This is a predicted structure of a 102-nucleotide RNA (Purine riboswitch aptamer) from Paraliobacillus quinghaiensis. It matches the Rfam family "Purine riboswitch aptamer". From the family's description: Riboswitches are metabolite binding domains within certain messenger RNAs that serve as precision sensors for their corresponding targets. The prediction has a mean pLDDT of 78.

RNA sequence: UAAUUUAAUAGAAAAACUCGUCGUAUAAUCUGGGGAAUAAGGCUCUAGAGUUUCUAUUAGACCGCCGUAAAUGGUCUAACUACGCAGAAGAAUAAAUUAUAU
Numbered sequence: 001u002a003a004u005u006u007a008a009u010a011g012a013a014a015a016a017c018u019c020g021u022c023g024u025a026u027a028a029u030c031u032g033g034g035g036a037a038u039a040a041g042g043c044u045c046u047a048g049a050g051u052u053u054c055u056a057u058u059a060g061a062c063c064g065c066c067g068u069a070a071a072u073g074g075u076c077u078a079a080c081u082a083c084g085c086a087g088a089a090g091a092a093u094a095a096a097u098u099a100u101a102u
Base pairs, nucleotide, nucleotide: 001099002098003097004096005095006094007093017090018089022084023083024082025081026056029049030048031047032046033045034044035043041066042065050057058078059077060076061075062074063073064072
């Protein structure tokens, strides 16, 4: 998603569904290896750790730092993903079985 069976069909809205808030996780963090740039520069690839946890593991701005070398640091702001409670709005017949797809 479709079919079948049972029940309901006056009306409605409990569950599921969608959006958002809040909470938990993880600090959008840390470590290793390879390559690359050089004060108008400071990047990139890969692996691992981190979660009762799948995925992700970035971006921007500002301030430092490195006197030409191989190494970057700090602060602030902005998500996604997993799970949970409750509330609001929308929309919406329910359950079981079978089949197919993801």